[in-house]
Molecule: transfer RNA
Organism: Candidatus Nealsonbacteria bacterium CG02_land_8_20_14_3_00_34_20
RNA sequence: GGGCACUUGGCGCAGUGGUUAGCGCGCUGCUUCGACAUAGCAGAGGUCGUGGGUUCAAAUCCCUCAGUGCCCA
Numbered sequence: 001g002g003g004c005a006c007u008u009g010g011c012g013c014a015g016u017g018g019u020u021a022g023c024g025c026g027c028u029g030c031u032u033c034g035a036c037a038u039a040g041c042a043g044a045g046g047u048c049g050u051g052g053g054u055u056c057a058a059a060u061c062c063c064u065c066a067g068u069g070c071c072c073a
Stems, first nucleotide, its partner, number of pairs: 001072007010025004018056001027043005049065001051063003
């Protein structure tokens, strides 16, 4: 330099045009226990990497830029 894939809570991921953006782990509080762990209940935490475009409607489709990884040279 060329090509491909990925970017969504703290971490790992799902969600491939329309319902309130969800799951596991983690975190906080309460209950349970003599205490801890476990278990149960409740809660906080995201404007979906940036900027634009298409559409009545975009995490989702298109373009730009940035970052990460892999392959080729």